[in-house]
RNA sequence: UCGGGGAUCGUUCAACUGGCAGGACAUCGGGUUUUGGUCCCGACAAUGGAGGUUCGAGCCCUCCUCCCCGAACCA
Numbered sequence: 001u002c003g004g005g006g007a008u009c010g011u012u013c014a015a016c017u018g019g020c021a022g023g024a025c026a027u028c029g030g031g032u033u034u035u036g037g038u039c040c041c042g043a044c045a046a047u048g049g050a051g052g053u054u055c056g057a058g059c060c061c062u063c064c065u066c067c068c069c070g071a072a073c074c075a
């Protein structure tokens, strides 16, 4: 440099044909318990960045950033 894949709550995994971003764990609060753990209830929290298309974008298009794999080139 070229080709391919990827980026979503703190972590991890979903989201159909573009149509209200969800689950688990963690964290926090409460309940239960003699205390802690377990268990139960509740809350908080995310689409890498900038544009475009569209009534509507996590999803489609363009550019950029970062990560992984492969190839080429230089030494």
Stems, first nucleotide, its partner, number of pairs: 001071007010025004019055001027043005048064005